[in-house]
Molecule: SAM riboswitch aptamer (S box leader)
Organism: Flavobacterium geliluteum
């Protein structure tokens, strides 16, 4: 500086210290002086490693430690198809919407690898 897999529409707070940002990057909305980011405690959440049971690579159970998370679907959104619907139209294209679906791109975590 980069890889691979696997998950990402659940789920979960309080205080302290700080003072002015967060929300990964772009445009959008949002959060914040009724107090932001970063520390520190302390609590839950979750089960990526782990523990234990079966089973032959998968489920079920555990939660002591190792991350990790505790506003808004990964807060939305784009890129590519489909499906609907309207508009125009050069008559079969386009283009505009959607609590739509799948994919991909980037992102976030754990594990393993280098």
């Nucleotide at each position: 500086a980069a890889g691979u897999u696997a998950u990402c529409a659940c789920g979960a707070a309080a205080g302290g210290c700080g003072g002015a940002g967060g929300g990964a990057a772009a445009g959008a909305c949002c959060c914040a002086a009724u107090g932001a980011a970063a520390c520190c405690u302390u609590a839950g959440c979750a089960a990526c490693c782990c523990u234990u049971u079966a089973u032959c690579a998968u489920a079920a159970a555990g939660a002591a430690g190792g991350u990790g998370c505790u506003a808004c679907a990964u807060u939305c959104u784009a890129c590519u198809u489909u499906a609907u619907a309207c508009u125009a139209u050069u008559c079969u294209u386009a283009g505009u919407a959607u609590c739509a679906a799948a994919g991909a791109u980037a992102g976030a975590u754990a594990a393993c690898a280098c």